[in-house]
The RNA shown here (Bacterial RNase P class A) has 406 nucleotides and comes from a Chloroflexota bacterium.
A source record names the gene rnpB.
Taxonomically the source falls in Chloroflexota (Bacteria, Bacillati).
The sequence is in RNAcentral, with records from ENA.
The prediction has a mean pLDDT of 77.
RNA sequence: CAAGUCGGCCAGGCGGUCGCCGCUUAUGGGAGCCGGUCUCUUGACUGGCCCCACAGGGGGAGGAAAGUCCGGGCUCUACAGGGCACGGUGCUGGGCAACACCCAGGCGGGGCGACCCGACGGAAGAGGGCCACAGAAAAGUAGACCGCCAGUGGUUAAGCCGUUAGCGGCUCGCUGCUGGUAAGGGUGAAAAGGUGGUGUAAGAGACCACCGGCGUCGCUGGUGACAGCGGCGGCCAGGUAACCCCCACCGGGAGCAAGGCCAAGCAGGGGCAAGACCCGCUUCGGCGGGCGCGGGGCGGCCCGUCCCGUCCGAGCCCCGGGUAGGCUGCUAGAGGCGGUGGGCAACUGCCGUCCCAGAUAGAUGAUCGCCCGUGACAGAACCCGGCUUAUCGGCUGACUUGGGUG
Numbered sequence: 001c002a003a004g005u006c007g008g009c010c011a012g013g014c015g016g017u018c019g020c021c022g023c024u025u026a027u028g029g030g031a032g033c034c035g036g037u038c039u040c041u042u043g044a045c046u047g048g049c050c051c052c053a054c055a056g057g058g059g060g061a062g063g064a065a066a067g068u069c070c071g072g073g074c075u076c077u078a079c080a081g082g083g084c085a086c087g088g089u090g091c092u093g094g095g096c097a098a099c100a101c102c103c104a105g106g107c108g109g110g111g112c113g114a115c116c117c118g119a120c121g122g123a124a125g126a127g128g129g130c131c132a133c134a135g136a137a138a139a140g141u142a143g144a145c146c147g148c149c150a151g152u153g154g155u156u157a158a159g160c161c162g163u164u165a166g167c168g169g170c171u172c173g174c175u176g177c178u179g180g181u182a183a184g185g186g187u188g189a190a191a192a193g194g195u196g197g198u199g200u201a202a203g204a205g206a207c208c209a210c211c212g213g214c215g216u217c218g219c220u221g222g223u224g225a226c227a228g229c230g231g232c233g234g235c236c237a238g239g240u241a242a243c244c245c246c247c248a249c250c251g252g253g254a255g256c257a258a259g260g261c262c263a264a265g266c267a268g269g270g271g272c273a274a275g276a277c278c279c280g281c282u283u284c285g286g287c288g289g290g291c292g293c294g295g296g297g298c299g300g301c302c303c304g305u306c307c308c309g310u311c312c313g314a315g316c317c318c319c320g321g322g323u324a325g326g327c328u329g330c331u332a333g334a335g336g337c338g339g340u341g342g343g344c345a346a347c348u349g350c351c352g353u354c355c356c357a358g359a360u361a362g363a364u365g366a367u368c369g370c371c372c373g374u375g376a377c378a379g380a381a382c383c384c385g386g387c388u389u390a391u392c393g394g395c396u397g398a399c400u401u402g403g404g405u406g
Stems, first nucleotide, its partner, number of pairs: 001402010012371007020060002023057003027053004032049007062377001066388002069386005074255004086251005091105005106120001107118004121246002127244002129240003145185002147181009158171005193211006212236002214233008259328004268319005275291001277290005292310007335354008372375001
């Protein structure tokens, strides 16, 4: 310098003007609520809460806020405990509130390498299923299509032998049938270890030696997964469990539209003293007057007088549940940052410090100027930890491979 591997960080910047949503401080107002004091029932002053206005201060989307795929918190519901069903997870050790996540390692696979990928228990015995096409055969005493071999028929063109000259026999061929054979060929992703020998009619782990695999026993190392070494056994066993299944472990269900509080209207339940009087007017809705009745005032009673009511199916009051609506849940948390101790690491103990969106039709914006390089994917909605997916570009650390120069 080039190509690459693995992490960490940023996500246009600065300024002006005008807005939006919370918080906070101060001032002013309020016909609201709760108190206190004074006057004595009308108010005056004052404190707090709430609401409104204005001003100041401070905060205001993300690394994925996304998918809703896992795991938890929280809430309601059910619950002594256990089991079945169903769902999930599946190498080992550790981390964590928990996980299908993370760290460290083992094993297998890929890459020259840094490094990456793996649902990675059981297919050898508990069992069942499936294995396209091709092929004879696709799985548990496998399988004969070609080939090879043995037996037995047919045929006689060719060769040889014999001959009574008709023919007979043998060899090499061709061909049928019966049987043996898994060495060789062929099909296939996959055909029941490999090489060499013995053996055989031809063959074959049928047997033998070595190699490979598997199982088993022992020793050594390791917490363990596992690794190494040695002995024994011809045991040679296809794949698939992200098909059923078996084994081990885990899991109640629903979700902030959870849940709690307040509560119009309508409907429901309960309560309400006293005239269906007379006269007049009427636009037939009522209005006015009289006589009564009920309640109250005139500091005890009666008369008197004044005020209110006397409703005819509606009005008023109360009650429970509860709709609309409102409040809450709601953002201080398994929290961020820094230091320090432990640990290879994930992570964690202690100390210090900070407060960092909380809307509810849903705020986080618009515009102008300058600069760089013309800026991607995309926006909270109960909250966290992960995973996955989308993403212009830039900065940075460690490492690998190749080349050059000193």